[in-house]
RNA sequence: CAAGUCGAGCGAGGGAGCACCCCCUGAUGGGAACUACCGGCGGACGGGUGAGUAACACGGGGGCAACCUGCCUUACAGAGGGGGAUAGCCCUUCCGAAAGGAAGAUAAAUACCGCAUAUUAUGGUUUUUCUGCAUGGGAAAGUCAUGAAAGGAGCAAACCGCUGUAAUAUGGGCCCGCGGCGCAUUAACGAGUUGGAGAGGUAAGGGCUCACCAAAGCGACCAUGCGUAGCCGACCUGAGAGGGUGAUCGGACACAAUGGGACUGAAACACGGACCAGACACCUACGGGAGGCACCAAUGGGGAAUAUUGCAGAAUGGGGGAAACCCUGAUGCAUCAACGCCGCGUGAGUGAUGACGGCCUUCGAGGAGUAAAGCACUGUCUGCAGGGACCAUAAUGACGGUACCUGAGGAGGAAACCACGGCUAACUACGUGCCAGCAGCCGCGGAAAGACCGACGAGGCGAGCGUUAUCCGGAUUUACUGGACGUAAAGGAUGCGGAGGUGGAAUAUUAAUUGGGAUGUGAAAUACCCGAGCUCAACCUGUGAACUGGAUUCCAAACGGAAAUUCUAGAGUGCAGAAGACCACCGCCCACCUCCUAAUGUAGAGGUGAAAUGCGUAGAGAUUAAUAAGAACACCAGUGGCGAAGGUGGCUUUCUGAGACUGUAACUGACGGUGAGGCAUGAAAGCGUGGGGAGCAAACAGGAUUAGAUACUUGUGUAGUGCACUCCGUAAUCGAUGGGUAGUAGGUGUAGGGGUUUCGAUACCUGUGUGGCGCUGUAAACAACAAUAAGUACCCCGCGUGGGGAGUACGGUCAGCAAGAUUAAUACUCAAAGGAAUUGACGGGGGCCCGCACAAGUAGCGGAGCAUGUGGUUUAAUUCGAAGCAACGCGAAGAACCUUACCUAGACUUGACAUGUCCUGAAUUACGUGUAAUAAGGGAAGCUUUUUCGGGAGCAGGAACACAGGUGGUGCAUGGUUGUCGUCAGCUCGUGUCGUGAGAUGUUGGGUUAAGUCCCGCAACGAGCGCAACCCUUAUAGUUAGUUGCUAACAGUAAGAUGAGCACUCUAGGUAGACUGCCGUGGUUAACGCGGAGGAAGGUGGGGAUGACGUCAAAUCAUCAUGCCCCUUAUGUCUAGGGCUACACACGUGUUCCAAUGGAGAGAACAAAGAGAAGCAAGAUCGCGAGGUGGAGCAAAACUCAUAAAACUUGUCUCAGUUCGGAUUGCAGGCUGCAACUCGCCUGCAUGAAGUCGGAGUUACUAGUAAUCGCGAAUCAGAAUGUCGCGGUGAAUACGUUCCCGGGCCUUGUACACACCGCCCGUCACACCAUGAGAGUUGGCAAUACCCAAAGUCCGUGAGGUAUCCAAAGGGAGCCAGCGGCCUAAGGUAGGGUCAACGA
Repeated sequence: CAAGUCGAGCGAGGGAGCACCCCCUGAUGGGAACUACCGGCGGACGGGUGAGUAACACGGGGGCAACCUGCCUUACAGAGGGGGAUAGCCCUUCCGAAAGGAAGAUAAAUACCGCAUAUUAUGGUUUUUCUGCAUGGGAAAGUCAUGAAAGGAGCAAACCGCUGUAAUAUGGGCCCGCGGCGCAUUAACGAGUUGGAGAGGUAAGGGCUCACCAAAGCGACCAUGCGUAGCCGACCUGAGAGGGUGAUCGGACACAAUGGGACUGAAACACGGACCAGACACCUACGGGAGGCACCAAUGGGGAAUAUUGCAGAAUGGGGGAAACCCUGAUGCAUCAACGCCGCGUGAGUGAUGACGGCCUUCGAGGAGUAAAGCACUGUCUGCAGGGACCAUAAUGACGGUACCUGAGGAGGAAACCACGGCUAACUACGUGCCAGCAGCCGCGGAAAGACCGACGAGGCGAGCGUUAUCCGGAUUUACUGGACGUAAAGGAUGCGGAGGUGGAAUAUUAAUUGGGAUGUGAAAUACCCGAGCUCAACCUGUGAACUGGAUUCCAAACGGAAAUUCUAGAGUGCAGAAGACCACCGCCCACCUCCUAAUGUAGAGGUGAAAUGCGUAGAGAUUAAUAAGAACACCAGUGGCGAAGGUGGCUUUCUGAGACUGUAACUGACGGUGAGGCAUGAAAGCGUGGGGAGCAAACAGGAUUAGAUACUUGUGUAGUGCACUCCGUAAUCGAUGGGUAGUAGGUGUAGGGGUUUCGAUACCUGUGUGGCGCUGUAAACAACAAUAAGUACCCCGCGUGGGGAGUACGGUCAGCAAGAUUAAUACUCAAAGGAAUUGACGGGGGCCCGCACAAGUAGCGGAGCAUGUGGUUUAAUUCGAAGCAACGCGAAGAACCUUACCUAGACUUGACAUGUCCUGAAUUACGUGUAAUAAGGGAAGCUUUUUCGGGAGCAGGAACACAGGUGGUGCAUGGUUGUCGUCAGCUCGUGUCGUGAGAUGUUGGGUUAAGUCCCGCAACGAGCGCAACCCUUAUAGUUAGUUGCUAACAGUAAGAUGAGCACUCUAGGUAGACUGCCGUGGUUAACGCGGAGGAAGGUGGGGAUGACGUCAAAUCAUCAUGCCCCUUAUGUCUAGGGCUACACACGUGUUCCAAUGGAGAGAACAAAGAGAAGCAAGAUCGCGAGGUGGAGCAAAACUCAUAAAACUUGUCUCAGUUCGGAUUGCAGGCUGCAACUCGCCUGCAUGAAGUCGGAGUUACUAGUAAUCGCGAAUCAGAAUGUCGCGGUGAAUACGUUCCCGGGCCUUGUACACACCGCCCGUCACACCAUGAGAGUUGGCAAUACCCAAAGUCCGUGAGGUAUCCAAAGGGAGCCAGCGGCCUAAGGUAGGGUCAACGA
């Protein structure tokens, strides 16, 4: 501040200006503005909010014959004559802090009160008429009674008011059918409750209220309760159907700080009126007062968050007034905020040196990019200046000097935000290093991040962009449109059955449903179509159509409904027949088991994988005989029968009961099907009472097994199992498949009927039941279903909507005794859980097969010493790598220095090494000084090549910079190389075919092979990499050649030494040979197997090389190469010394052994393959020997290494720590090498350790193999017991594939797929989160009973008070205060209900 106004209703105050008398500081008259009171109208409209309300509150449609309506309009008729008060001003007096109040006098009205008059008014009464679905309603004519009024201004006409009545209009009130939320873990509710007739009350109907009477009323079509919520036009979304919402604008409703109640009024139980209560807050003199922004602004608080204490009444409206006018935070405007929608701008043209900077790079470039600068232009918006509206067609302009127009000027003042792994348009480099961080979902980040951070670039959008929240869509993921239930979630355990929904044939009728037409309605706005106005658009506006709705009415009658009459095909009844482990009850029985008795008889029996407990000399077990008891019914027996399911099996009885089947077609005439609730039945286990108890057997206690064994196994054994009566009500109660009806290829079994046929056996036809196969079809798929449907349709019921939590908690229910059953969630948590199928892998699954895999053998290892490698430890360092097989005599085919990478110490810094530039110089060599050693430094000697004579090249020194260098890191960034499965027989492709698909087929099957080798078959046909073969070597022969090889004949020697020869051996070129070729036999006339012949060799002859697709993030950055990172007077380079060689110990691989198949001595035979010039080195000679001296020969079929050894022949040792064994140690030597201490090898003499055949365990080998014997080579100055080769001697055994290990093929199961070293379960410990229970504690909400009871209406009373009216003058009528009563807000008490919170 939002509601005032009227002085033309009234008295009073006031006294601008005016008139007049008189001339005065005067009196009088009338008197505008303004003003409080009385009075009238308005404050019930307008404005705000959505707390309550699940309701006739709202919506849409009706009704009132049950109602009201101020102001406005129309019509008719009126306004005569009186009275008594009171507020207020002035005056007198008083109380209070204040707010306010009291008494007296005075005194008006359109305020108030009688009287008169009055109808189509109201009430009573009489009569007539019209009319409605009912109670009823309207009209007319009489008669009796009651009931009105006010004036104002004006010269006046006229006007504004007043009274009664009627009629409109407008606005309301009440009633009715229909519509729109959740929960049934809310199923029963209710006592004025339901109805009646009566009274009261209201404008009006009504239990609205009251007394009486009756006992009704509502509810699964969801009452009652609880929770939530204001409703609608509409708005958002969606193809629609729907789903969500109820801001702005509009309609009706409710509320006004909370609760209650009334007054006034036409209308209120009243936002800016009054009363009361308690709450809050203000003033106070403490006595008492005053208050209600969910009006407009504004303030505080709260919050993630939402504006100015603005202008105006010009416009549109509202109130008052006769009007002027006043009021109006309604409204019109302005302000703030990108909050939304719309439009516009931030420049446009030209411009290549493709500028600089930043980015990236393969260093060449690239892109940014005509982009910028520069040059020549434009002026939209902003800013400045000038003019200047419409909204008001006359007056009146808040907006506003606004919109708009014009002018000058200048590219000037004007671009951000998000994202760039996929979804999803857009990528690079840097930083970071499972950190920091991102994330809508999948997910990204652990050293090369397009995913984090910042950057360049590019993408999107643009005065916006992104995030968050919410709703719809996508989601056919609640399915009406439009889905499911064999195995994914989902068919009730089964039947009977009232309600409900559903239903056979024919005829005519009807018309609630259904279809069509009409009428009025469905407010306006919104949305849509076509137009108009702001420069366009948003916006605003005109017309139209629409608002899919509900109401009334007319027409149609196919379908369905209703009522009616018929029918027999569904259903049922009758009659006849026949099957059955169908049910109930009674009785009976063979065999077995067990117990008891008697007999015979003697030591075990029983039990198990093996045992033991238990039984037995007190006589078991075994055998015989005769009883007893209880339970169960072998064979028949069958995807056979019966039953609704559970279930049902010896035999017999019953005037037994029930159901299905076949035949017949006599009867009824749709009586049917399904079935929420309900009722009944319902295995086993379990519970109760009683009796019974043979066998079996939870529990319990024993014996075993075992790490344990609360199990499996074993000896006992109680409930129980069986019976009667009762309860329980569940099962993988399964076909994991609800019931019914109809249609839809076939062929084949079986149970029980009927018919036809046949002499008969049979054959055919037709119903009912029960199986397996199979087409169309179905299905996510399933060798799935398929007339017994999971197919095609209809009807009814049940049930599911991600996994876990959980079929659990709480609550309820149970003629449950209990156990429990049934109904059935939340929080929290995960991104899956699940089905079917596929490929692999795996299995203490199956089948087939192979391998020195086992078995059969041989020799070992594991024990000892030593060698060597590794671990560990130690150390200044003991450099690094390799780690089950597949690391460990491995890298290393050889560490004293070097190697060398490690340590210590000392040096160098363009460097030890490479390329480029400049300067100088021969390079360089040896000598000595010096150092621990490089280094440093001294003198001496001393040019190569080319030339156009200038020089150039090589080399060395110096200078500066690019760079060198790294055995530093990463083998999980890589190349290359290698190991391994495994020389295992596999791994794939093209086309075709099959499957929705992953995939399959081929590649599987039958044979066969070393082999996916080959043959046959086959929806497969072919092909590739592997296998095999081709290659090397070895075994045989011919041929060619004949020295360095060989020697038969001839000559000849000590000797093939020589002549001679090339026959032989041998050598090394080239050939031949072996192919299941031949025969027999088996086999499919096959592949092939077996046997045989011939052959040097026979079935890939022996050996080697050769290693498919792939696996192990296998090994290697230390061979090499290499990305990235790191070091750069050092993590590089050089030098000396040390270390890699350590030593309590553990392991691997070897070697030598333990001896007599041997040792040692003597004698005397036979190889192969190699190597050799800084080499191998002969003969000779010295030494015991290693070796020395010396140097013939040989670049090798020539010479040398180089005597092969075992074997063989002899003699000796005689079983012992030895004449075995040789470690260790001492002494003395030798060799290599600058160097032998740490730290080499060898020799001689001496010494003479352990060890007497090796635990558990474990390795290799199938024939010229194992074993054994020696020889050689590589590396190498030297240094093998290792490695790689060579030959000599030369075995045993293999029945066989059960088992161990590894592998291949097929098949099967799988919850595995980093694939069994997988996956995964439960307890416990600790921490945290959520939920339940919990002795209890606290609070809210709605009721019940009682107490107290404000204000207030009503009722009663009213001895107190009382102007108008009456009066016979006393008084009366009426009214009021006061008092009492009913009801009653708040408050209190009590016991309950319900919902929350807290709680050891």
Molecule: small-subunit ribosomal RNA
Organism: uncultured organism